[in-house]
The prediction has a mean pLDDT of 78. A computed fold for a 100-nucleotide RNA from Reichenbachiella versicolor, annotated as TPP riboswitch aptamer (THI element).
RNA sequence: CUGCGACUUUAGGGGUGUCUUUUUAAUAACUAAAGACUGAGAAAUACCCUCAAUACCUGAUGCUGGUUAUGCAGACGUAGGGAAAAGUUGAAGCAUAUCU
Numbered sequence: 001c002u003g004c005g006a007c008u009u010u011a012g013g014g015g016u017g018u019c020u021u022u023u024u025a026a027u028a029a030c031u032a033a034a035g036a037c038u039g040a041g042a043a044a045u046a047c048c049c050u051c052a053a054u055a056c057c058u059g060a061u062g063c064u065g066g067u068u069a070u071g072c073a074g075a076c077g078u079a080g081g082g083a084a085a086a087g088u089u090g091a092a093g094c095a096u097a098u099c100u
Base pairs, nucleotide, nucleotide: 001093002092004090005089006088007087008086009085010084011050012049013048014047017037018036019035020034021033022032056081057080058079063074064073065072
């Protein structure tokens, strides 16, 4: 000096769904509470992500499979968008100088 990994600071980006029971009630919906499912996270001062095949959004009220139900799983997907700077440190590689 180079790229890579880890961490820190500051700044920024993102999602919050489905089902059951109770509550109110003509039924349903809404509100609230409890429980269940997936997940890092289902409002948590938390979690995830910040240049990017893996935060997240769009396509998508879409496709295939499955579920009590749901982005639940898979595909789509190296798709189109999408929020960064500084510092510390680790191992590696390269270059230069000095000494043996």
Its Rfam family is "TPP riboswitch aptamer (THI element)". About the family: Vitamin B(1) in its active form thiamin pyrophosphate (TPP) is an essential coenzyme that is synthesised by coupling of pyrimidine and thiazole moieties in bacteria. The previously detected thiamin-regulatory element, thi box was extended, resulting in a new, highly conserved RNA secondary structure, the THI element, which is widely distributed in eubacteria and also occurs in some archaea. Analysis of operon structures identified a large number of new candidate thiamin-regulated genes, mostly transporters, in various prokaryotic organisms. The THI element is a riboswitch that directly binds to TPP to regulate gene expression through a variety of mechanisms in archaea, bacteria and eukaryotes. through a variety of mechanisms in archaea, bacteria and eukaryotes.